[in-house]
Molecule: c-di-GMP-I riboswitch aptamer
Organism: Firmicutes bacterium UBA5500
């Protein structure tokens, strides 16, 4: 320096739920709470997944396709603390 993730130090984030708002929804944001997380730091121009407001189809239904929406705590990229083998 790498790799890497035993054993500590200093920390850090916050899952589910409850209340309040924002969105069609999907989720999202505060606040409380902590299941968990070596990246549960950051990136949506990769890959997946989820949603379907407009939009097109359909009998003006019912459904159905669709991302321009949204997920990074799906996977991938990318940085970064600390210190054994």
């Nucleotide at each position: 320096c790498a790799u890497u993730a035993a054993u500590a130090a200093a920390g850090g984030c916050a899952a589910a739920u409850g209340c309040c708002g924002c969105g069609a929804a999907a989720g999202c944001g505060g606040c409380a709470g902590a299941c968990g997380c070596a990246a549960a730091g950051c990136c949506a121009a990769g890959g997946g997944u989820c949603u379907a407001a407009a939009g097109c189809u359909g009998a003006a239904g019912a459904a159905g396709c669709c991302a321009u929406g949204a997920u990074a705590g799906c996977c991938g990229g990318u940085u970064g603390c600390u210190g054994a083998a």